c-di-GMP-I riboswitch aptamer from a Bacillota bacterium, 80 nucleotides, folded computationally. Lineage of the source: Bacteria > Bacillati > Bacillota. The prediction has a mean pLDDT of 84. It matches the Rfam family "c-di-GMP-I riboswitch aptamer". Its family is annotated with cyclic-di-GMP binding in the Gene Ontology. The sequence was found by an Rfam model in a public genome assembly.
RNA sequence: UUCACGAAAAGGCAAACCCGGUGCGAGCCGGCGACGCAAAACUACAGGGCCUGGGGAAUGCCAGGCAGCCAGUUGCCGAA
Numbered sequence: 001u002u003c004a005c006g007a008a009a010a011g012g013c014a015a016a017c018c019c020g021g022u023g024c025g026a027g028c029c030g031g032c033g034a035c036g037c038a039a040a041a042c043u044a045c046a047g048g049g050c051c052u053g054g055g056g057a058a059u060g061c062c063a064g065g066c067a068g069c070c071a072g073u074u075g076c077c078g079a080a
Base pairs, nucleotide, nucleotide: 005078006077012037013036018031019030020029021028022027035068041073042072043071047070048069049066050065051064052063053062054061
């Protein structure tokens, strides 16, 4: 130095509920809040999966959404 790993330290993020806005909807934005997170950072056209709308005999098709579902990429610190 790198990989693995996750003690400590410095920090970081922010679930649900509620309030306001927005969308047909899944959901998203802001505030409050803190369930939790070693990647709860990024990626939805690398992949899988889930959800919504349209239509439909249909699990085909079209459009949209979720990464705090798995996953891919990158990254702070450095004990055992």